[in-house]
Molecule: SAM riboswitch aptamer (S box leader)
Organism: Zetaproteobacteria bacterium CG_4_9_14_3_um_filter_49_83
């Protein structure tokens, strides 16, 4: 790295180097941040509570606490939205069956993080 999960509409930033791209793989559209200084990286600070840790209980777990000198993440907008598949508001045609448009719901995929692990 594969594999198995489980969670992604909530939370959290100054300062320093740095000198133009950045918005999580790639393309495409769209909308954003950005020389009033991007990406990186340093410090210091926060935020969450995945593991741990502490409490409890009806103990393969499941509820809780709360930041614990613990190991991870994170700290602009939903994982920025959209792409693929189902349903589909409105709205138009149409005699009907249906046909466009797709608001909006799920779902799948990719992708992040945790904990697993060979």
């Nucleotide at each position: 790295a594969a594999u198995u999960u489980a969670u992604c509409c909530a939370g959290a930033g100054c300062g320093g180097u740095g000198g133009a791209g950045g918005g999580u793989u790639a393309c495409a559209g769209g909308c954003c941040c950005u020389g009033a200084g991007a990406a990186a990286c340093c410090g210091c600070g926060g935020c969450a509570a995945c593991c741990g840790a502490c409490u409890g209980a009806u103990u393969a777990u499941c509820a809780g606490u709360g930041a614990c000198u613990g190991g991870u993440g994170c700290c602009a907008a939903u994982g920025c939205c959209u792409g693929c598949c189902u349903c589909a508001a409105c709205a138009g045609g149409g005699a009907a069956a249906c046909c466009u448009u797709g608001c909006g719901a799920g779902g799948a995929g990719c992708g992040a993080u945790g904990a697993u692990g060979u």